Predicted 3D model of a 475-nucleotide part of an RNA (small-subunit ribosomal RNA, 5' domain) from an uncultured bacterium. The full RNA is in RNAcentral, with records from ENA and SILVA. Its mean pLDDT, the model's own confidence on a scale to 100, is 84.
Context: one part of a larger RNA
RNA sequence: GAUUGAACGCUGGCGGCAUGGCUAAAGCAUGCAAGUCGUACGUGCCCCGCAAGGGGAAAGUGGCGGAAGGGCGAGUAAUGCGCUUCUACGUGCCCCGAGGUGGAGGAUAGGGCGGGGAAACUCGCCGUAAUACUCCAUGUGCUCUACGGAGCAAAGCUUUUGCGCCUUGGGAGCGGGGAGCGUCCUAUCAGGUAGUUGGCGGGGUAAUGGCCCACCAAGCCGAAGACGGGUAGCGGGUGUGAGAGCACGACCCGCCGCAUCGGGACUGAGACACUGCCCGGACUCCUACGGGAGGCUGCAGCAACGAAUAUUCCGCAAUGCACGAAAGUGUGACGGAGCAAUGCCGCGUGCAGGAUGAAGCGGCUUCGCCGUGUAAACUGCUGUCAGGGGUCAGAAACACUGAUCGACCCCAAAGGAAGAGCCGGCUAACCCUGUGCCAGCAGCCGCGGUAAUACAGGGGGCUCAAGCGUUAAUC
Numbered sequence: 001g002a003u004u005g006a007a008c009g010c011u012g013g014c015g016g017c018a019u020g021g022c023u024a025a026a027g028c029a030u031g032c033a034a035g036u037c038g039u040a041c042g043u044g045c046c047c048c049g050c051a052a053g054g055g056g057a058a059a060g061u062g063g064c065g066g067a068a069g070g071g072c073g074a075g076u077a078a079u080g081c082g083c084u085u086c087u088a089c090g091u092g093c094c095c096c097g098a099g100g101u102g103g104a105g106g107a108u109a110g111g112g113c114g115g116g117g118a119a120a121c122u123c124g125c126c127g128u129a130a131u132a133c134u135c136c137a138u139g140u141g142c143u144c145u146a147c148g149g150a151g152c153a154a155a156g157c158u159u160u161u162g163c164g165c166c167u168u169g170g171g172a173g174c175g176g177g178g179a180g181c182g183u184c185c186u187a188u189c190a191g192g193u194a195g196u197u198g199g200c201g202g203g204g205u206a207a208u209g210g211c212c213c214a215c216c217a218a219g220c221c222g223a224a225g226a227c228g229g230g231u232a233g234c235g236g237g238u239g240u241g242a243g244a245g246c247a248c249g250a251c252c253c254g255c256c257g258c259a260u261c262g263g264g265a266c267u268g269a270g271a272c273a274c275u276g277c278c279c280g281g282a283c284u285c286c287u288a289c290g291g292g293a294g295g296c297u298g299c300a301g302c303a304a305c306g307a308a309u310a311u312u313c314c315g316c317a318a319u320g321c322a323c324g325a326a327a328g329u330g331u332g333a334c335g336g337a338g339c340a341a342u343g344c345c346g347c348g349u350g351c352a353g354g355a356u357g358a359a360g361c362g363g364c365u366u367c368g369c370c371g372u373g374u375a376a377a378c379u380g381c382u383g384u385c386a387g388g389g390g391u392c393a394g395a396a397a398c399a400c401u402g403a404u405c406g407a408c409c410c411c412a413a414a415g416g417a418a419g420a421g422c423c424g425g426c427u428a429a430c431c432c433u434g435u436g437c438c439a440g441c442a443g444c445c446g447c448g449g450u451a452a453u454a455c456a457g458g459g460g461g462c463u464c465a466a467g468c469g470u471u472a473a474u475c
Base pairs, nucleotide, nucleotide: 001475002474003473004472006471007470008469009468010467013347014346015345016344017343018342019340020339021305027302028301030300031299032298035064036063037062040061041060045056046055047054048053071258072257073256080183081182082181083180084179085178086177087176089175090174091173094171095170096169097168098167099166100165101164102136103135104134105133111126112125113124114123115122116121141152142151143150144149156163157162184230185229186228191221192220193219196218197217198216199215201213202212203211233255234254235253236252237248238247239246240245260281261280262279263278264277283294284293285292286291311337313336314335315334319333320331321330322329323328350381351380352379353378360372361371362370363369364368385416387411388410389409390408391407392406394405395404419464420463421462422461423460424445425444426443430459431458432457433456434455440447441446
């Protein structure tokens, strides 16, 4: 000098765009953050109707989605990440192609009746539907095959006809797995290793593999640093620097890991699953003491910690996602607003004239001058921002639709808007008074012991400016 997710002190007018718990991955009151489909299904309820029937909201069965989106960085030095490359693999929704969609059956929730429990919830009997479940048939095909053969499907709804369902080939995108190279400090860590290293056979998986198992062999890694210890998410990038480098990894994007701590599987195309399930631990809460409930490292918010970090806001109008044939519904994703000079950028705090060079304050060669100073008063002018009123065609595509923002016009009025640090040298800016090695200053050199441009006050000045300084940190 540059920079910062900064903090602190003094000060503080407006706008745009960003950013905002770096500490306790310690604990959390409350609300919201994942639903949707009646064109899969039966029914209880409500409305219209004399009825037939029609309409509506919905708990339940069923389907799809709750594996995305959102948060955080604890762990991890390699099961990660980055670059290059390989393949023994999978793939719901989407696109292209081929073929099919025949028949039969038994249940169960909801419901009715009855019972247990403080509650959470739960039990018995009766009875009902389906795109829920089961069986038979067929086999374009697919799987297995000792090539003889064996095994394996389907679902309807709505009626404009469209949406589906089953089998299978290909694709796109996405994912699983392997290898090479690179990836911090420490030798006051020198040897480490028994599923260890390899083989044969098997199990398991979508798939390779000691991934797992039985048997066999005795290997494998290591001063080019194994093993151990410490620290740490990694990259695109960011800061600085002429570069090489050094330091860092907030916000945004990609990957990984995690979801109170530890373990486990289930379902599923996909999880070993943040707001699913089971078990164990710690903690909190309810209880009728028999037993139950919970998980903000989602958005707000609380308390705690800390130098320190915001609203328990508005809206689904836009973009996107889920579901739906659609209308649409949901969405603390997102779009916005609020708070904070936290940062960057822009604008303003007026412009022109104006000398009785006023008063005040300060200085001196002291009873007259000099500085502040065209500064003020005063006169004229303008109208950025803030304030008030009005209009609209913009963000809206796509018929409708704007939470919020914007554009234009008019009114009034100089009014509401300047401070901070510094003035010995480095370093731009000087005098007076007070103090007297005291009180104090200080980034370095150093000032202060009676004329201190270095302390303190006053006047004056310099530099930046809605900021200015200090502290911390990096280059």